RNA sequence: GGGUUUGAUCCUGGCUCAGGAUGAACGCUGGCGGCGUGCCUAACCAAUGCAAGUCGAACGGACUGACAAGAAGUAGAAGCCUUGGCGGGGGUGGAAGAUGAGAAAUCGUUGGAAGCCCUCAAGGGGACGAAGCUUGGAGUUGGUCAGUGGCGGACGGGUGAGUAACACGUAGGAAUCUACCCCUGGGUGGGGAAUAACAGUUCGAAAGGGCUGCUAAUUCCGCAUGAGAUCCGUAAGGAUGAAAGGGAGGUAACUCUCGCCUGGGGAGGAGCCUGCGGCCGAUUAGCUAGUUGGUGGGGUAAAGGCCUACCAAGGCGAAGAUCGGUAGCUGGUCUGAGAGGACGAUCAGCCACACUGGAACUGACACACGGUCCAGACUCCUACGGGAGGCAGCAGGGAGGAAUAUUGCACAAUGGGGGAAACCCAGAUGCAGCAACGCCGCGUGAGUGAAGAAGGCCUUCGGGUCGUAAAGCUCUUUUCUGAGGGAUGAGGAAGGACAGUACCUUGGGAAUAAGUCUCGGCUAACUACGUGCCAGCAGCCGCGGUAAUACGUAGGAGGCGAGCGUUAUCCGGAUUUAUUGGGCGUAAAGGGCAAGUAGGCGGUUAGACAAGUUGGGUGUGACAUCUCCCGGCUCAACUGGGAGGGGCCAUUCAAGACUGUCUGACUGGAGGGCAGGAGAGGGGGGCGGAAUUCCUAGUGUAGCGGUGGAAUGCUCAGAUAUUAGGAAGAACACCAGUGGCGAAGGCGGCCUUCUGGCCUGCACCUCACGCUGAGAGGCGAAAGCUAGGGGAGCGAACGGGCUUAGAUACCCCGGUAGUCCUAGCUGUAAACGUUGGGUACUGGGUAUUAGGGGGCUAAAAUCCCUUAGUGCCGAAGCGAACGCGUUAAGUACCCCGCCUGGGGACUACGGCCGCAAGGUUAAAACUCAAAGGAAUUGACGGGGGCCCGCACAAGCAGCGGAGCGUGUGGUUUAAUUCGAUGUAACACGAAGAACCUUACCUGGGUUUGACAUGCAUGUAGUAGGGAAGCGAAAGCGGACCGACCCGCAAGGGAGCAUGCACAGGUGCUGCAUGGCUGUCGUCAGCUCGUGCCGUGAGGUGUUGGGUUAAGUCCCACAACGAGCGCAACCCCUGUUGCUAGUUAUAUAUUUCUAGCGAGACAGCCGGCGUAUAACCGGAGGAAGGUGGGGAUGACGUCAAGUCAGCAUGGCCUUUAUAUCCAGGGCUACACACACGCUACAAUGGCCGGUACAGAGGGCCGCGAAGCCGCGAGGUGGAGCAAAUCUCAAAAAGCCGGUCUCAGUUCAGAUUGCAGGCUGCAACCCGCCUGCAUGAAGUCGUAGUUGCUAGUAACCGCAGGUCAGCUAUACUGCGGUGAAUACGUUCCCGGGCCUUGUACACACCGCCCGUCACGUCAUGGAAGCUGGCAAUACCUAAAGUCGGUGAGCUAACCGCAAG
Repeated sequence: GGGUUUGAUCCUGGCUCAGGAUGAACGCUGGCGGCGUGCCUAACCAAUGCAAGUCGAACGGACUGACAAGAAGUAGAAGCCUUGGCGGGGGUGGAAGAUGAGAAAUCGUUGGAAGCCCUCAAGGGGACGAAGCUUGGAGUUGGUCAGUGGCGGACGGGUGAGUAACACGUAGGAAUCUACCCCUGGGUGGGGAAUAACAGUUCGAAAGGGCUGCUAAUUCCGCAUGAGAUCCGUAAGGAUGAAAGGGAGGUAACUCUCGCCUGGGGAGGAGCCUGCGGCCGAUUAGCUAGUUGGUGGGGUAAAGGCCUACCAAGGCGAAGAUCGGUAGCUGGUCUGAGAGGACGAUCAGCCACACUGGAACUGACACACGGUCCAGACUCCUACGGGAGGCAGCAGGGAGGAAUAUUGCACAAUGGGGGAAACCCAGAUGCAGCAACGCCGCGUGAGUGAAGAAGGCCUUCGGGUCGUAAAGCUCUUUUCUGAGGGAUGAGGAAGGACAGUACCUUGGGAAUAAGUCUCGGCUAACUACGUGCCAGCAGCCGCGGUAAUACGUAGGAGGCGAGCGUUAUCCGGAUUUAUUGGGCGUAAAGGGCAAGUAGGCGGUUAGACAAGUUGGGUGUGACAUCUCCCGGCUCAACUGGGAGGGGCCAUUCAAGACUGUCUGACUGGAGGGCAGGAGAGGGGGGCGGAAUUCCUAGUGUAGCGGUGGAAUGCUCAGAUAUUAGGAAGAACACCAGUGGCGAAGGCGGCCUUCUGGCCUGCACCUCACGCUGAGAGGCGAAAGCUAGGGGAGCGAACGGGCUUAGAUACCCCGGUAGUCCUAGCUGUAAACGUUGGGUACUGGGUAUUAGGGGGCUAAAAUCCCUUAGUGCCGAAGCGAACGCGUUAAGUACCCCGCCUGGGGACUACGGCCGCAAGGUUAAAACUCAAAGGAAUUGACGGGGGCCCGCACAAGCAGCGGAGCGUGUGGUUUAAUUCGAUGUAACACGAAGAACCUUACCUGGGUUUGACAUGCAUGUAGUAGGGAAGCGAAAGCGGACCGACCCGCAAGGGAGCAUGCACAGGUGCUGCAUGGCUGUCGUCAGCUCGUGCCGUGAGGUGUUGGGUUAAGUCCCACAACGAGCGCAACCCCUGUUGCUAGUUAUAUAUUUCUAGCGAGACAGCCGGCGUAUAACCGGAGGAAGGUGGGGAUGACGUCAAGUCAGCAUGGCCUUUAUAUCCAGGGCUACACACACGCUACAAUGGCCGGUACAGAGGGCCGCGAAGCCGCGAGGUGGAGCAAAUCUCAAAAAGCCGGUCUCAGUUCAGAUUGCAGGCUGCAACCCGCCUGCAUGAAGUCGUAGUUGCUAGUAACCGCAGGUCAGCUAUACUGCGGUGAAUACGUUCCCGGGCCUUGUACACACCGCCCGUCACGUCAUGGAAGCUGGCAAUACCUAAAGUCGGUGAGCUAACCGCAAG
C1' cells in the first nucleotide's frame, strides 16, 4: 500500500496478501564451475579402525645387524689395492647484483655464480701365495624393544545437558600463583641408599598378582656452602633451607653445548573481588540460623562465614526478594527508514560438561573427554570364583526423525607435543568424495529466413494464433569430447596429499544441456472442451447446483529460470503495545465516591555546590563481521590491505543556562483572621395535621367492589354509604421551580440541640505549607443476610378469578417475606453527564439561584458592573459523525485509573473477603472473519400527521345453496398432449378438438426423408397423369396416356433416380435471449445539468404555506433551469354554421350521409382567499369548471408470462425425439374449486293483437316473394360485391284474455320415440325440430363480487371464428332505465412528510432458547499407566583432614635405649 464487515458511506477494528531471510524439509525438474555449508530430533545406544605421544644425547638391560685386529682352514692370479693435478666436453641448476611498479610486504624483467651428475689418465703390491670363501671372534658401531626416569597426556578436537549465576558483556580493583619462553645475578662440592626390569618360585580361566634374590640413573636421602630469598630482631646480628648430570671435540688440560639448583625482572596465562547491563510469571508477597556483622583461631597460591568457637540481631524485598517456568552468554546474524523486534548454525571470545552421582591423587596448572577410586544403571567376557567398558574426537553402524555426508588421502603447507638433532606423533589441519543445501558466475547457440509451410488450438468460417518460431542457408565453439603440454602453492638443494588438477595449445562437431509455477480480484497473464454444490480448488474474499477466464485437460499467455513451487519459522507491512508514534461521551476503554501514605510533578528572587546536563582531552570498546577506498582470483561470490563506525563505559579538564541539593528572602498559589449570607447537607430528641386501614356505637338497606367486558372477593350474622369516638403504623399534598445542598450514594411536615462544608466583602497573619495519588483504611441506592422490635398501606413468593391454543404473564380479588426502627454484615447498580482530578488560557448572547458594588426611587421593581453556582443557544477550534463549545469533547501542562478483534467469559481454577447469597482478582483450549460506532437511501411498523380510490360507509343487482354449460385441480387411463397457478392461472392460449386440427396413445409404413439449397453421377417414352389387383389407409403396383425452355449441333436447364453435404424436431432450457404481454397503475410520480451543502454515501432542487384530478398552479426558499410522466394536441359523441349529396327522403325545409368551420376561456358578476393560485355561488349558454367516452401506460418492480405464435444462443436426437397413415384420446368421473346460463315465479307464466332501434355481415356468400311441412327445414330462385338486395322477426314495451300461490299452466334437467341439417363420416363425440317425460329448486350459512348516471339493473340485436356446432363464452350495438354517498373512525390498496429499526433476499425480514442425531474441543469418571520432585529407611561407599595404637626403617642423629 491492497483485499475483506455495508444496499451504499465514513470511522473503529481484527483477519489476510505483496517484501526480505533460513543449518531447512517436501513435490516436479536438473548442464558446468568457483566459494561456502551440512543431526536443529535421542547429552539415545554403541560393532570396527584410528584420534597422544616422545626422548637410548637420563638409566640398567634384552633382541638383532654391520664392521673388525689377531688366529685356523680352504682357494690358487688379466681378476687385487691405492691415489688422482690442470682442465676439456655434455647435462642440471638458478644465487649475488642491476632495473621497473607499489606506502610496504611483494611481484615482474634482466642476470647467470656456487653446487651436483656423466665422460676422457697415471702409479703400487703379489706363487716366500693376491683377491675371494668358511669357522670363531677381543673390540667398535647401528637398529628395535618392555622397564626405571623426564617432559607432554590441564593444549588441540567435541557438545550445549546443566546454569537466571559475577555464568557472560563492559568498566574497574587488590590480597595472589605461574611449567615451558625471554633478560639478568649467584651456584652446580662431597657422600649414601633403595627399587623396577631381570632371575627363581608360586596363585588365578582371565584380568592381574604374591614371595625370595640381584642391579642402574637426570630416582630417592643426608652433609657442606649460601650472593640473594624467607623468618625473628630498632639495629648489630641470629635462624631456616639447594642442586644432576648427559653429549661433542681433544692424548690431556680444557673448550663448547643441552640440562640442574637458588634469586630478581618481563611476557603470556590463571585464580579472586566490585559497579553497571541483558528472559517471562504477582493466579509466586514475604524470604533468611552460617542467616547479617564482629572478635579469636583454622584453611588457601590468595581477600573473605571459606570453616570453627564465642558475641550481637541483623540481612534481602513492591525499583519485585523468595518461588515457579524457560534459557549456555557475547562479538554478531536476519529484518526494519529508524527506534526497535526476533535469533545466538558455520567463524571468533568466554563458560559449563564428558555414561549418571560423589571423591580425591599426581601436577606449575585438573578435582582431569580417550587418568585413578567408590556407588548406580546398562552392555560384554567368564572355568561362576571373578573381571572388562564409556565416540557430546574423526569416519562409520543402529535407533529416533520431515531431515543432515566418506569406515577417503596426506603430514607437502599452517600451528602443536617430544627430542641436541635426524626424526617420530597428530581424524588439529590441508585436501579430496557425497548433497542445487546456500551465494556467485557461465551455458543450453548466433545471423538470416514468409510459401506467414505442415500440425495444434480458437473461429463470426472471412480468418486469427503458436510464429522468424521451425525447416532451409551462413557462422561460432563458452560448454562437451579426443590428443599434447602442464603449474604457483617450497625461504639455498632434493622433497606436493591435492594432481596429470587449475591453466595453455590443438582436432571434432550445433553438437551434450529447460524446467517449474501461475493466469477471478488482490496480482503480471484467456480461450475451448469435460464436469454439473459431484469431482475438486482455496493465502483472504470466495469458486463448483448444464454455457465455470476460479475444478480437470488442451492451446495460448505471464513470472522466474538450473531451478521453480509448497510447507515451517522470524522480522516487515502492523502507528495492531504507539519513546520516536495510539487512545478512553456513543466504537474496547474513567476506578461508585472522596480524604490521604509511598511515589511523580511543583510559584517569585539572590547566592553556593556541581549530582543530572553540555563541551574538550585520554583510555578502552579483541579478531572476524558492517560501511567507504584501493588491490588479488578473466568478472562475481570469495579474499588481501587501509580508513571509518560501534558504549546509558571509565577517567580527567571545563561551563554554570535549566533540573537538583543547601542557605537566605518574597506574596500572587495554599491556609488562617475579622464581618456578613443562603441552603430538603449530616446525627439526636420532641411535636403536628390530612389520608388509609382496623375497632366500638348510631343512622340505613341491598347490594358493594372491580373491569375493555367479567368473575373470584365482601355483604341480610346488615356490607357499601354516612355520623361520632378510639387505636396503630408509615409517608409528609399544596409551597415545588429548567430551584437549593452534599464528594458520591443521596437529602423534602414543624420545633429544638450537636455538627460538616460552601459563598461574599476586607487585604490583618503564616510564607510554598501546593497538585495528584499505587497499595492500605473510610463512605457507599435498592435487594439480600443475622439478632431483637414493629407491621397501617403497599407487596416478590403463594392462592383464586379473567384473558388465551396455552398464560407459570399483562388485568382483577386476596396475601407471606420484605418495606419501618435498633445493632451488625453485604459492597454491588444504566453507582450515567455512560465525560477522573487540578491549574492556566481562548468572541459572545440569554435565563435563573446566593451575595457584593453603582445608578434611579419615598421604598421597591426595571437598569449597569462584579464573584460563586445552575441551564439553554452559539464564534473559533475540535470531532468518524452525532455533537462539544469559559460547567469543553477547544489550547496546553501535571498526576492517577483503564483499553488493545468477536465469542468462550462480568466464566473456570487458584488466592483474598463474606454467615450465606455472593463479591473481587482473572485465564486457556476451542471457534468465527468479522463483531462494532455514527450517519445515508430505501423497505417495514398492531408509530404519527395530511390526502386519494366503488376502499369502507349509503344503496341497487348478484355470487356462495339447485340443475345445466365451460375451465381447473385431483383421480383414472395405452393416451386422457402441452402451457397458464394469490391478487396479476382457472368461458385463460382456444375468434369454435367428430376426421383434419393434434403436439398424445396403439398399430402399420418410409429413411437425403413430408419441405430447402449445393455438388457429383446417371436418366429419354423422361417429368406428369394413372385403370385392374392387394391393403384399414399410407403405400405397393403398374396396363395405358403423355409433355416444357435455350441451343445449328454437341449439350445445357427444369424434372426424376442414386450418392455426399445436409434436412427435420410443438425435444430441453422463458433461470442464456429478442420481441410481445400482464401487474403495481392512468397511481403522480421518476430523473438530469449547473450551482450550493456534506470527508463521504448522499442532500438540496422534489421540502414548507396554500391549491388541484394531477410534482396542477401560486407564494416562500441556495437554488436556477431542464427532461420523461400529468394536462393538451388525435378519434367518437353532444350544439350550430357552411359546402356537397349517390343508393337516404314522394317533393322542399328537415332527417341522414361526410367534409370544413364556430363554440367553453374561470371569459362576466358576487363572495372567500396572501385579495396570489384557486375555491363557492350566479348569469348567459346545447354544453361550466379536465362536458361524457376512447386511444395514449414515466423511471422501474415481480429472474412475472411466453423457446407451443414468431425469431434465436447452447444442449440433445438422426432407420428416430424426424415423417406418413388408420383407429383411439384431448369429451374419462367418487370428488373439490372458479367463471357463467336458467330458475325458484303474479313487477310473473301462457295465448292473441300491436309499436319503436342501432350497429354489423354477405359471391364456394346473403338469399326475397311464392309453394310444401305442426316445426326444424325443403323447394324456389328475384335481387345484391350492397345507404339500392338480403340476413331481419328486434325484445322488453303497449292493448286484450287466461292462470290465483301450488313444486303449480313456475322451473326446465333427465330420458324415450320420431324427424331435420352440415359433413367422406355424427358410435365414442355435433346442432336443431316435434311429441312424450317433468329431476333439483320456494331466493341460498360463513363469506364474497360489480356498480356513482344514460351508470347499475332488465331487454333483445349483430359479428368474428366456422362445413357444422356443444356460444349460456367473447367483441360490439341499441331499447327501457333507477337508488344512494352523512362522512373518512375502521377494512383493502396507493401518494407525500415525519419518526423508530439489530431489516436490505428488505416483516413472507431478522432472530432467541430447549430437545433429537452426529462431530470436535475442554472438563469429570471406577480405574490403569508413565514422568518429575521431595522425605524416610534398606545403608551409608570411596576419599580428605585430625587423634590414637601397633609394626618397619639404609643413609642421618644419639654414648645408649631409641

The RNA shown here (small-subunit ribosomal RNA) has 1458 nucleotides and comes from a metagenome. The sequence is in RNAcentral, with records from SILVA. Rfam family: Bacterial small subunit ribosomal RNA. The prediction has a mean pLDDT of 82.